[in-house]
RNA sequence: UGGGGCAUCGUCUAACGGCAGGACUCGGGAUUUUGGUUCCCGCAAUCCAGGUUCGAAUCCUGGUGCCCCAG
Numbered sequence: 001u002g003g004g005g006c007a008u009c010g011u012c013u014a015a016c017g018g019c020a021g022g023a024c025u026c027g028g029g030a031u032u033u034u035g036g037u038u039c040c041c042g043c044a045a046u047c048c049a050g051g052u053u054c055g056a057a058u059c060c061u062g063g064u065g066c067c068c069c070a071g
Base pairs, nucleotide, nucleotide: 001070002069003068004067005066006065007064010024011023012022013021018054026042027041028040029039030038047063048062049061050060051059
């Protein structure tokens, strides 16, 4: 430099163009002499900027970062 892939809660991982969900963590509560376990509730995310669309995590364009391949 060229080609390909990926980017979603703190972490991991889902989501036909139609309410962004689950697990772990964390916070609160129940249980327990305490801790742990178990149970209930809750907080928390679509890499950035545009475009298409009634509607975009999803489609298109550009950019950023990471990975792979080639030179």